RNA sequence: GCCGUGUUCGUCUAGCCGGCCCAGGACGCCAGGUUUUCAUCCUGGAAAUCGGGGGUUCGAAUCCCCCACACGGUA
Numbered sequence: 001g002c003c004g005u006g007u008u009c010g011u012c013u014a015g016c017c018g019g020c021c022c023a024g025g026a027c028g029c030c031a032g033g034u035u036u037u038c039a040u041c042c043u044g045g046a047a048a049u050c051g052g053g054g055g056u057u058c059g060a061a062u063c064c065c066c067c068a069c070a071c072g073g074u075a
Base pairs, nucleotide, nucleotide: 001074002073003072004071005070006069007068010027011026012025013024019058029045030044031043032042033041051067052066053065054064055063
């Protein structure tokens, strides 16, 4: 240089053959309950417009293009 893969809540991750609503779950965090207290357990809550930009479409995290970063392959 060329080819390919990945990039989603604080962390890990599902969704990625387009439409189910306010993007789901676990851990963590916050509040309440339980407990003498802590932990455990139970209930509830906040938290991601999906790496950035553009395009296609009535509609995109999901398709296409460019860029950034990470990883792999190849001379």

The RNA shown here (transfer RNA) has 75 nucleotides and comes from a Bacteroidales bacterium. The prediction has a mean pLDDT of 82. Rfam family: tRNA. Rfam links the family to the GO term triplet codon-amino acid adaptor activity. Rfam classes the family as a transfer RNA.